[in-house]
RNA sequence: GCCGGGGUAGGGUAGGCGGUCAUCCUAUGGGACUGUGGAUCCUAUGACUCGGGUUCGAAUCUCGGCCCCGGCC
Numbered sequence: 001g002c003c004g005g006g007g008u009a010g011g012g013u014a015g016g017c018g019g020u021c022a023u024c025c026u027a028u029g030g031g032a033c034u035g036u037g038g039a040u041c042c043u044a045u046g047a048c049u050c051g052g053g054u055u056c057g058a059a060u061c062u063c064g065g066c067c068c069c070g071g072c073c
Stems, first nucleotide, its partner, number of pairs: 001072007010026003019056001027045006049065005
């Protein structure tokens, strides 16, 4: 340099058929339970890598940039 895959809450992930509140686990705050703690249950908080395009509507389609992984030379 060329080709392919990926970037989503503090951490790990699903969704990628365009449409109501973006999923689950964990973390953290509050509550229930308990003599206390742990476990368990309820609840709250918090995310689509950046910029442009298409569209009534984009995490999703498309173009370009940046970063990560793999292959070829």
Transfer RNA from an archaeon, 73 nucleotides, folded computationally. It was read from a public genome assembly. The coordinates come from a structure-prediction model, not an experiment, and the mean pLDDT is 83. It matches the Rfam family "tRNA". The family's RNA type in Rfam is transfer RNA.